[in-house]
RNA sequence: UUGGUUUCAGGCGAUGGGGCUCGCUCGCAGUACCGCCGCAAUGGCUGAUGGCUCCUGGUUGGAC
Numbered sequence: 001u002u003g004g005u006u007u008c009a010g011g012c013g014a015u016g017g018g019g020c021u022c023g024c025u026c027g028c029a030g031u032a033c034c035g036c037c038g039c040a041a042u043g044g045c046u047g048a049u050g051g052c053u054c055c056u057g058g059u060u061g062g063a064c
Base pairs, nucleotide, nucleotide: 010025011024012023013022016055017054018053019052020051021050035045036044037043
């Protein structure tokens, strides 16, 4: 330096995935989590992020 084998690197943060990062929860739980306004609703509103960024999907407007 290269190859093979084995083990470890948990999960969650209102709709998908990757990278980085923050917080929370747990030493393996049914825990962290399951948006907002409104007295209420056969009512209304924002957002694919916890945050940044990229991709995918959706919506709206403009240009070619």
A computed fold for a 64-nucleotide RNA from Microlunatus endophyticus, annotated as Fluoride riboswitch aptamer (crcB RNA motif). NCBI's taxonomy places the organism under Bacteria, Bacillati, Actinomycetota, Actinomycetes, Microlunatus. Its mean pLDDT, the model's own confidence on a scale to 100, is 77. Of the family's consensus pairs, 100% are formed in the model. It matches the Rfam family "Fluoride riboswitch aptamer (crcB RNA motif)". Gene Ontology terms of the family: positive regulation of gene expression and response to fluoride. The sequence is in RNAcentral, with records from Rfam.